A computed fold for a 71-nucleotide RNA from a Lachnospiraceae bacterium, annotated as transfer RNA. It matches the Rfam family "tRNA". Rfam classes the family as a transfer RNA. Lineage of the source: Bacteria > Bacillati > Clostridia > Lachnospirales > Lachnospiraceae.

RNA sequence: GCAGGCGUGGUUUAUCGGUAAAAUUUUGGCUUCCCAAGCCGACGAGACGGGUUCGACUCCCGCCGCCUGCU
Numbered sequence: 001g002c003a004g005g006c007g008u009g010g011u012u013u014a015u016c017g018g019u020a021a022a023a024u025u026u027u028g029g030c031u032u033c034c035c036a037a038g039c040c041g042a043c044g045a046g047a048c049g050g051g052u053u054c055g056a057c058u059c060c061c062g063c064c065g066c067c068u069g070c071u
Stems, first nucleotide, its partner, number of pairs: 001070007010024004018054001026042005048062004
C1' cells in the first nucleotide's frame, strides 16, 4: 500500500428496517440476629459524519479504531 472482518450500558452477548433485550456489575427495598444466598425494582448503550427512507444499530458512502491475510 491492497483486501476482508468487527465496533451496541462498566463488562459479555442478542436484536438486523417499525420506540434495543438479557446476563453480570452498581444501587434501593424485602427477607435475616448479622453476612451470604434468594426475591422485587432502579440507573446505565448503537464509535463518528453524511445519504436513502414516512421511519436506520440495521441499507449505502466516507472517516476513525481494533483484528486477520497479502505485498